[in-house]
Context: one part of a larger RNA
């Protein structure tokens, strides 16, 4: 010195656990904010670091209600003062207070009335009062504007990634889209949107790489509706004083089987509605959310620190979910099944009142029926379509129509033939998401998983934009070791108490490593 066993220290694997976490699923809520928001900063407690509430009325004031014996929030105990059946503390409504900030505002802007008012008469630009509105924050959806590149194309420029990411702007609980100038090609169909399907079809493409419909069928869910004109009529204005122009408001009016106005004749009663488009108002009942109440039945022996374990004899059960109690409890404790309940606040449903409002037929007559619009070239975008035979559909430029005997479409174009009516507007549901909020679940994690986080965007680092950890577990109870020995202390040995090989660097304690005892070998 090695090998090995064995007892130990060491380290902190592993297992069992779980506050924390992840995903789904239902229902609800979908905003807050110049009444000062979101977010911060100071502040506040008898002694007060931090968290937590809260605001100079500061761990809290008032009123309702609920509850019923303790109570002064967590860490985190002691002490102190104290409150409370004349009902505290705590829960749930509703209000009152609410430091500096920060949109941060005594402001800026918009509108709407009034007065007032330049060049420059009238007016007009200003201006000056008063009101009323915006603004900023929000996780994701959702609409618009602007808009990459890495990649792929086995290199690259058209192509791709992609109209994504980012960035901006707007709204809303959904947003957008919508009642054909549509699809279509039969005996059609009849807003929109969203799911299956058609389909990886038709196609589009340095016809590479790759993009990739629709129609139509099957569903979900359904809802239609208002101006504008022609026409009458009231009031202002203007002038060339009119059976003429404008202007405003009221009435008419709203369609493609073309409707409508208007002039003649004829004939007649119905119907619908509200907080969500088509006008809108008043009572009222139902019921839910929102704190909460009441909820069956067990004993004993034994083992053992400690029964819920095992024996034994019971018992409840519209309740044997589940979680807790010194080990594994239906019948101890909270709860479960199931019945009950509401002053304030909030939500959905119905009902009644009352309210609104229509419309048919022949004829004639040609007055309306969305103009720098449609449509043409050129240029671009959008469409699955990358100029191609390229329609559609939307933008820039340059021309520039018709009026129903009119116009648009049906993928150049032209006929017939069909189908529809642009150049105004509104419009629930079906669908999308989830910062919240209440309920459930799980062949999700189990502390190097699971969130970054078992509280933490903290220590830390960085000018700074930003980066971003690590850390869980004594025991049923703190019963947390009084008291003596060594020792400076750490620590140790004793004693006590305890289940103490559960002693705080604490459950369980693997392996490396280290020590010491014994055995073999050299």
């Nucleotide at each position: 010195a090695g090998c090995g066993u064995g007892u130990g220290g060491g380290g902190g694997a592993u297992g069992u656990c779980u506050u924390g976490g992840c995903g789904c699923c239902a229902a609800g809520a979908g905003g807050c904010g110049a009444u000062g928001a979101a977010g911060g900063g100071c502040g506040u407690g008898g002694c007060a670091g931090a968290c937590u509430g809260c605001g100079a009325a500061a761990a809290g004031c008032c009123u309702g209600g609920u509850g019923g014996a303790g109570c002064u929030g967590u860490c985190a105990a002691a002490c102190g003062a104290g409150c409370g059946u004349u009902g505290a503390u705590a829960c749930c409504a509703g209000g009152a207070u609410c430091c500096c900030u920060g949109a941060a505002u005594a402001a800026u802007u918009g509108c709407a009335u009034a007065c007032u008012g330049a060049a420059u008469a009238c007016a007009u630009a200003g201006g000056u009062a008063u009101g009323c509105a915006a603004a900023g924050c929000g996780a994701a959806c959702c609409c618009a504007g602007c808009g990459a590149a890495c990649u792929g194309a086995a290199a690259c420029a058209u192509c791709u990634c992609a109209g994504u990411a980012g960035c901006u702007g707007g709204a809303g609980g959904a947003g957008g889209a919508g009642a054909a100038a549509g699809a279509a090609a039969a005996c059609u169909c009849g807003a929109u949107u969203c799911c299956g399907u058609c389909a990886g079809u038709a196609g589009c493409g340095g016809c590479g790489a790759g993009c990739g419909a629709a129609a139509g069928c099957g569903g979900a869910a359904c809802a239609g509706c208002c101006c504008a004109a022609a026409c009458c009529g009231a009031c202002c204005g203007g002038u060339a004083u009119a059976u003429c122009c404008g202007g405003c408001c009221g009435g008419g009016g709203u369609a493609g089987u073309a409707g409508g106005g208007u002039c003649u004749c004829a004939a007649g009663u119905g119907g619908a509605g509200u907080g969500a488009a088509c006008a809108a108002a008043c009572u009222u009942g139902u019921u839910g959310c929102g704190a909460g109440c009441g909820g069956a039945a067990g004993g004993a022996a034994c083992u053992g620190g400690g029964a819920a374990g095992u024996u034994c004899c019971g018992c409840c059960g519209u309740a044997g979910a589940g979680g807790g109690u010194g080990a594994u409890a239906g019948u101890c404790c909270c709860g479960u099944a199931u019945g009950c309940g509401u002053a304030a606040g909030u939500g959905a449903c119905g009902a009644g009142u009352c309210u609104c409002u229509g419309u048919u037929g022949a004829g004639g007559u040609a007055c309306c029926u969305g103009a720098g619009u449609a449509c043409a070239u050129c240029c671009u975008g959008u469409c699955a379509c990358g100029u191609g035979g390229a329609a559609a559909c939307a933008g820039g430029a340059u021309g520039g129509a018709a009026u129903c005997u009119g116009c648009g479409g049906g993928g150049u174009c032209c006929a017939u033939c069909c189908c529809g009516c642009a150049a105004g507007g509104c419009u629930a549901a079906a669908u999308a998401c989830u910062c919240c909020u209440u309920g459930g679940c799980g062949a999700c994690c189990g502390a190097u998983a699971g969130u970054g986080a078992a509280g933490a965007g903290u220590a830390g680092c960085g000018c700074g934009a930003g980066c971003g950890a690590a850390a869980g577990a004594u025991g049923a109870g703190a019963a947390g070791a009084a008291c003596c020995c060594c020792g400076g202390g750490a620590g140790g040995g004793g004693a006590g108490g305890a289940a103490a090989g559960u002693g705080a660097a604490c459950c369980u304690g693997a392996a490396a490593c280290c020590a010491c005892a014994c055995g073999c070998u050299u």
The part of an RNA shown here (large-subunit ribosomal RNA, domain I) has 522 nucleotides and comes from a Planctomycetota bacterium.
Rfam family: Bacterial large subunit ribosomal RNA.